[in-house]
Order: sequence, then structure tokens, then C1' cells
RNA sequence: CAAUAUUUGGGGAAUGAAGUCUCCCAUAUAAAUGCCUUUUGGCUGAUGACUUCUAAUAAUGG
Repeated sequence: CAAUAUUUGGGGAAUGAAGUCUCCCAUAUAAAUGCCUUUUGGCUGAUGACUUCUAAUAAUGG
């Protein structure tokens, strides 16, 4: 360097888990790590989206 065979199938998307889909990044000094605010302050959300489970809070019924 070539051929053959075998094996394997990255990370991420502001708070947990699983499945599916979408998007982003790329061998990590990347993608990503919410927003507002003068502030010691304030706001939304367990999803990027859908379905389900779990945790917390509130209300109602048994």
C1' cells in the first nucleotide's frame, strides 16, 4: 500500500428516564450550557418536537 475476514457505530439541542422524528457539531479549544435586569433581583420550562414514565407544585373528585 492492496485484498479478504471480523468487530464497532461519536457528541449535543438551559432541570430526570425511555422510544420515535428533526436539527446542529465533529474528533474537540466543536456543537450546547435559557431570558430580563443597575442589582444582592425577576421570569418560563422536566420535550428541539411528539408519546409515555418519574419528581415537584396547585386544583378538583373518590

The prediction has a mean pLDDT of 75. Fluoride riboswitch aptamer (crcB RNA motif) from Bacteroidetes/Chlorobi group bacterium MS-B_bin-24, 62 nucleotides, folded computationally. The model forms 100% of the base pairs in the Rfam consensus.